This is a predicted structure of a 544-nucleotide part of an RNA (small-subunit ribosomal RNA, 5' domain) from an uncultured prokaryote.
Context: one part of a larger RNA
């Protein structure tokens, strides 16, 4: 003397911009954090109110509207992103340079072919049961099998871009080069002829399917070199090191397995023990260097603890499944459900860390043609002097050098132009008023281009209009009142800028160090006055 996710203690006006569980990866009430698509698809309520008939005057039936709404269910697409959190890992984890002729890769962009033509079955749906629930199973009645009888099989309905088959298949995959194998799905807008069961064919546009080439993107996976402390850890290793062959993977490889050989690593520190997420960075320092990895970003891991796979372009999957365990919770005791290290929140740890807000207006993301819906990412607001900055508590004048305090050689000095007293400003807070910007879009109309048979539809350019703002009683800027609301905190013995009197008497107490304190203490406590920093000031902790 920097610095800081800080905490303490005393005081505490604004603003603006940033940060805010370092510890128990310790346990969670409750709300929210992931849907969306009716332009794939079948298929559909109620509540409520209108009319009609009935009525035991309570009501009750039937039709409309509500409504092809709500909720559900079939499919696809997301859901593997975005958050969060540092147990774990000393590793090809991470950085950094490569390598991959040894790989994939939805959605997108662009290439080139295509898109035919059949078929059975489920979900909901109705219906029967079981169960306290979470929830599960099944087709009665009837009919046919089977049985000597108890019984017992089978079979309710119905869609698809769900599922399964034929056809073709430039190019693609397999090959012994003879051959041989694989795709698909439609839905919407628009139409002038024809044809038509009046539904449509048929043209066409658009979104889609299917196969295929190359991109971009993301990922896997191999190498070189860097990456913390112990030798009071010196030998470690049997799939363990390499071959052959087979399996398995998108894909190389002891990645797995048979068999063969016997290697592989190690004072250039193996092994094994302890500590640890790693980088851009970030403090400090002149700098080399030393320490850190909080907010931001990039990788990696890990989701209540272990294991495992499924599904799918991608997880071996935070808010998905199966198994085990610990807990916790409900329950009829026969069984069930759970998982904040996501955003708020609460219990406990702790010297300590915040609202159970607001909005999708803007960025962005997911679905969708779009309209929109959805997002506790986001942006925003609240809470904390925790941090940086930045304003502000007046300004001039003013000696009777007022009182009062303190000190004194009692003359006086000091506080101190300080105060009052006079003249003035009103920044900041307050009040009223006024008030950009963050909003570009997207719909809608119009003209034009393009595509087309078409002037429709639809894309794109361009004009033109409707609109959309959480922040926000916001920013800025006006105008109004009035010194008015607004200063503390540590030190003053030397290092160190700041001196005296009083109490005290090695006691009470002080201390970073050296030392103060035993009757004149500038070092204790108080006063008075001083120096220093100031909405902060000391003070501990732990770093250069």
């Nucleotide at each position: 003397g920097a610095a800081c996710g800080a905490a303490c203690g005393c005081u505490g006006g604004c603003g603006g911009c940033g940060u805010g569980c370092u510890u128990a990866a310790c346990a969670c009430a409750u709300g929210c954090a992931a849907g969306u698509c009716g332009a794939a698809c079948g298929a559909g309520a109620a509540a409520g109110u209108u009319c009609u008939c009935c009525u035991u005057c309570g009501g009750g039936a039937g039709a409309g509207c509500g409504a092809g709404u709500a909720g559900a269910g079939u499919g696809g697409c997301g859901a593997a992103c975005g958050g969060g959190u540092g147990a774990g890992u000393a590793a090809c984890g991470c950085g950094u340079a490569g390598g991959u002729a040894a790989u994939c890769u939805g959605c997108c962009c662009c290439u080139g072919a295509g898109u035919c033509u059949g078929g059975g079955a489920u979900a909901a749906c109705c219906u029967c049961g079981c169960g306290a629930a979470a929830g599960c199973g099944g087709g009665a009645c009837a009919u046919g099998g089977g049985g000597a009888a108890a019984c017992u099989c089978a079979u309710g309905c119905u869609a698809a871009u769900a599922c399964c088959g034929c056809a073709u298949a430039c190019g693609c995959c397999c090959u012994a080069c003879g051959g041989g194998g694989g795709a698909a799905a439609g839905c919407g807008g628009g139409g002038g002829a024809u044809c038509u069961u009046c539904g449509g064919a048929c043209c066409u546009c658009g979104c889609g399917c299917u196969c295929u080439a190359a991109g971009a993107u993301g990922a896997g996976c191999c190498u070189g070199c860097g990456u913390c402390g112990g030798a009071u850890u010196a030998g470690c290793u049997a799939g363990u090191u390499g071959g052959u062959g087979a399996g398995g993977u998108a894909a190389u490889g002891g990645c797995u397995c048979a068999c063969c050989a016997a290697g592989g690593c190690g004072a250039c520190g193996a092994u094994c023990c302890g500590u640890a997420g790693c980088u851009g960075g970030u403090c400090u320092g002149a700098g080399a260097g030393g320490a850190u990895g909080a907010u931001c970003a990039g990788c990696c891991a890990c989701a209540c603890u272990g294991g495992g796979a499924c599904u799918g372009a991608g997880a071996c999957a935070c808010g998905g499944c199966c198994c085990a365990g610990a807990c916790u919770c409900c329950u009829a005791c026969g069984g069930g459900a759970g998982g904040c290290a996501g955003c708020a929140g609460u219990g406990g740890g702790g010297a300590a860390u915040a609202u159970u807000g607001g909005a999708c207006a803007a960025u962005g993301g997911g679905g969708g043609c779009a309209a929109c819906c959805c997002u506790g990412a986001u942006c925003c607001a609240g809470c904390a002097a925790u941090g940086c900055c930045g304003c502000g508590u007046g300004u001039g004048u003013g000696a009777a050098g007022a009182a009062g305090g303190c000190c004194u050689g009692c003359g006086g000095g000091u506080u101190g132009u300080a105060a009052a007293g006079c003249a003035c400003u009103u920044u900041c807070a307050g009040u009223a008023g006024a008030g950009a910007a963050g909003a570009a879009a997207u719909g809608c109309c119009c003209a034009u281009g393009g595509u087309u048979a078409a002037u429709a539809c639809c894309c794109g350019u361009g004009g033109g209009u409707c609109u959309u703002g959480a922040c926000g009683u916001a920013a800025c800027c006006u105008a109004c009142a009035g010194a008015a609301g607004a200063a503390g905190c540590a030190c003053c013995g030397g290092c160190u800028a700041a001196c005296u009197c009083c109490g005290u008497g090695c006691c009470a107490g002080c201390a970073g160090c050296c030392g103060c304190g035993g009757u004149a203490a500038u070092a204790c406590g108080g006063a008075g006055g001083g120096u220093g920093c100031g909405a902060g000031c000391g003070u501990u902790a732990a770093u250069c």
It matches the Rfam family "Bacterial small subunit ribosomal RNA". Its mean pLDDT, the model's own confidence on a scale to 100, is 83.